Context: one part of a larger RNA
RNA sequence: CUGGGCGUAAAGCGCGUGCAGGUGGCGCGGUAAGUUAGGCGUGAAAUCUCCCGGCUCAACUGGGAGAGGUCGUCUAAUACUACCGUGCUUGAGAGCAGAAGGGGAAGAUGGAAUUCCCGGUGUAGUGGUGAAAUGCGUAGAUAUCGGGAGGAACACCAGUGGCGAAGGCGAUCUUCUGGUCUGUUUCUGACACUCAGACGCGACAGCUAGGGUAGUAAACGGGAUUAGAGACCCCGGUAAUCCUAGCCGUAAACGAUGUGAACUUGGCGUUGGUGGGUUAAACUCCAUCAGUGCCGAAGCAAACGCGAUAAGUUCACCGCCUGGGGACUACGGCCGCAAGGUUAAAACUC
Numbered sequence: 001c002u003g004g005g006c007g008u009a010a011a012g013c014g015c016g017u018g019c020a021g022g023u024g025g026c027g028c029g030g031u032a033a034g035u036u037a038g039g040c041g042u043g044a045a046a047u048c049u050c051c052c053g054g055c056u057c058a059a060c061u062g063g064g065a066g067a068g069g070u071c072g073u074c075u076a077a078u079a080c081u082a083c084c085g086u087g088c089u090u091g092a093g094a095g096c097a098g099a100a101g102g103g104g105a106a107g108a109u110g111g112a113a114u115u116c117c118c119g120g121u122g123u124a125g126u127g128g129u130g131a132a133a134u135g136c137g138u139a140g141a142u143a144u145c146g147g148g149a150g151g152a153a154c155a156c157c158a159g160u161g162g163c164g165a166a167g168g169c170g171a172u173c174u175u176c177u178g179g180u181c182u183g184u185u186u187c188u189g190a191c192a193c194u195c196a197g198a199c200g201c202g203a204c205a206g207c208u209a210g211g212g213u214a215g216u217a218a219a220c221g222g223g224a225u226u227a228g229a230g231a232c233c234c235c236g237g238u239a240a241u242c243c244u245a246g247c248c249g250u251a252a253a254c255g256a257u258g259u260g261a262a263c264u265u266g267g268c269g270u271u272g273g274u275g276g277g278u279u280a281a282a283c284u285c286c287a288u289c290a291g292u293g294c295c296g297a298a299g300c301a302a303a304c305g306c307g308a309u310a311a312g313u314u315c316a317c318c319g320c321c322u323g324g325g326g327a328c329u330a331c332g333g334c335c336g337c338a339a340g341g342u343u344a345a346a347a348c349u350c
Base pairs, nucleotide, nucleotide: 003322004321005320006319007304008303012318014201015200016199017198021194022193023192025088026087027086028085029084030083031082033081034080035077036076037075038074039073040072041071042069048066049065050064051063052062053061054060091191092188093187094186095184096183097182098181099180103177104176105175106174107173108172109171110154115149116148117147118146119145120144121143125136126135162169163168206247207246208245209244210243211242215241216240220236221235222234223233258317259316260315261314262313263312266295267294268293269292270291271290272289273288274287275286276285299306300305323350324349325348332343333342334341335340
């Protein structure tokens, strides 16, 4: 390399948009490049296969025939592919009529709770633990009532429920805005699928600058525990957590399962539509589309399990794997303010 693979054994890029490239629906007509058939030419010799000979045999060797091709050229064929022309509507998109939603951004508002401040009542404890102590408190704490300030998060509703490509998204209202689903079959007429590179998004932590800081809390200080305690437990507490602008670009970024399409017995839930039937109106019921779960036929699988949301049966395209360690490393390149990220070996060793 061929091959074989990628849920858990090595292996699906964290996710999307998308140029090149690869692949591409149903017809008709044309061309004949690929394709197919035949003719001619060529495919040196040796080698290879077969036949007949020569060395006593064989190896070796002489002669003859055959085989050997991404070859050239001419003629013919036109199923498939391609190209050109023309049409179609099922794929795709648009329109119209409806629907649901924590999808995104900005602004405004609200109540509960914690903490702090002021005032009232009130007096000796409180807090914390396995037990304690550090801590707080007669300069009046804890408790309780009233008032105020400020920050962060939104109980119940809440649901293997919803939305989003993923990361993720949950108080209420307003404005702006993206996507999805159903019905209709009105329009366009293959406009499609995938996608190396590229570009964008991307939890937490971290970084830069400026704000903010209630609670929580790395580091740090103290009290305990202990042989020791750099911890687990307790009292404090700064970065951080929050906002604005900009970096970083990683996660068990997981369904450890790439995207799209087609096909393949069933049962039970649930979310959003539509149609039918029913009804006073509904519910229950039937059918169907799109999601989201559980159990299971065939089949698959090393087993576990998967099973129309496939890990079944196929197709198109991309990514990735090739024994363990060394090594999510070194060196070099690129990126970054840094932390570091990304790409990625070898010696050696089993």
The part of an RNA shown here (small-subunit ribosomal RNA, central domain) has 350 nucleotides and comes from an uncultured bacterium. It matches the Rfam family "Bacterial small subunit ribosomal RNA". The RNAcentral record of the full RNA draws on ENA, Greengenes and SILVA. Its mean pLDDT, the model's own confidence on a scale to 100, is 88.